[in-house]
RNA sequence: GGGCGGUUAGCUCAGUUGGCUAGAGCGCGUCGUUGACGUCGAUGAGGUCAGAGGUUCAAAUCCUCUACCGCCCA
Numbered sequence: 001g002g003g004c005g006g007u008u009a010g011c012u013c014a015g016u017u018g019g020c021u022a023g024a025g026c027g028c029g030u031c032g033u034u035g036a037c038g039u040c041g042a043u044g045a046g047g048u049c050a051g052a053g054g055u056u057c058a059a060a061u062c063c064u065c066u067a068c069c070g071c072c073c074a
Base pairs, nucleotide, nucleotide: 001073002072003071004070005069006068007067010026011025012024013023019057028044029043030042031041032040050066051065052064053063054062
C1' cells in the first nucleotide's frame, strides 16, 4: 500500500429484506426476605447505536469519507 471483518449500556453481545418506544445476560442502585452476608423476588437508573456527511416521509440498519481494533496479501 491492497482486501476482509468489527465498533450498540460499566462488561459480553443480540438486533442487518429501513418503520411500533433500541434490547438481553452479567454488573450497579433501591425495596422485600435474613441476626447479618449470600441466594431468591420486585423495581429502577444507565445509550449522541465510533465520528461526519448523504439517500429517504422515516436510518443502529443503505451509500461515502474519517478514526480505532483484528485478520489476510504484498
This is a predicted structure of a 74-nucleotide RNA (transfer RNA) from Parcubacteria group bacterium GW2011_GWA1_40_21. Taxonomically the source falls in Bacteria candidate phyla (Bacteria). It was read from a public genome assembly. The prediction has a mean pLDDT of 82.